[in-house]
C1' cells in the first nucleotide's frame, strides 16, 4: 500500500424487509432474610466511531474518513 471483518448503555454482544433502539452482566430503589448471598419486582443509563448523501423515514442503503483485528504484498 491492497483486501476482508469489526465499532450499538459501564462491560460482553444482538438488532431478521429501511419505520418500536434492545438483551445478559454490572449499577441502583424496593420486597424477602436476624443479617449477607441467592431469588423476585422496578429504575437509571445510548451523538448506534466520525462527516456527508439517498429517502417521508437510516443502526440498517451509498460515498469518504478514523481506530481495532486478520490476510496479502
Nucleotide at each position: 500500500g491492497g483486501g476482508c471483518g469489526g465499532a450499538u448503555g459501564g462491560c460482553u454482544c444482538a438488532g431478521u424487509u429501511g419505520g418500536g433502539a434492545g438483551a445478559g452482566c454490572g449499577u441502583u430503589g424496593g420486597c424477602c432474610u436476624u443479617a449477607c448471598a441467592a431469588g423476585c419486582c422496578g429504575a437509571a443509563g445510548g451523538u448506534c466511531g466520525c462527516a456527508g448523501g439517498u429517502u417521508c423515514a437510516a443502526g440498517u442503503c451509498c460515498u469518504g474518513u478514523u481506530c481495532c483485528g486478520c490476510c496479502c504484498a